[in-house]
RNA sequence: GGUUAGAUAGCUCAGUUGUUAGAGCACUGGGCUAAUAAUCCAGAGGUCACUGGUUCGAAUCCCAUUCUAGCCA
Numbered sequence: 001g002g003u004u005a006g007a008u009a010g011c012u013c014a015g016u017u018g019u020u021a022g023a024g025c026a027c028u029g030g031g032c033u034a035a036u037a038a039u040c041c042a043g044a045g046g047u048c049a050c051u052g053g054u055u056c057g058a059a060u061c062c063c064a065u066u067c068u069a070g071c072c073a
Base pairs, nucleotide, nucleotide: 001072002071003070004069005068006067007066010025011024012023013022027043028042029041030040031039049065052062053061
């Protein structure tokens, strides 16, 4: 330099065929207990890397860019 895959909550990851962004763990509050753990209930937490575009509507499709990993040279 070329090429492929990826970037979504604090962490690990879903989100298939475009139509209101989710799970587990972690965190906060409460129940239970003499207390803690475990368990149960509830809650908070997201500019979906970033720029522009297509569309009635984009995490999802298209263009450019940044970063990570692999392959080729």
The RNA shown here (transfer RNA) has 73 nucleotides and comes from Apostichopus japonicus. It matches the Rfam family "tRNA". The family's RNA type in Rfam is transfer RNA. Its mean pLDDT, the model's own confidence on a scale to 100, is 81.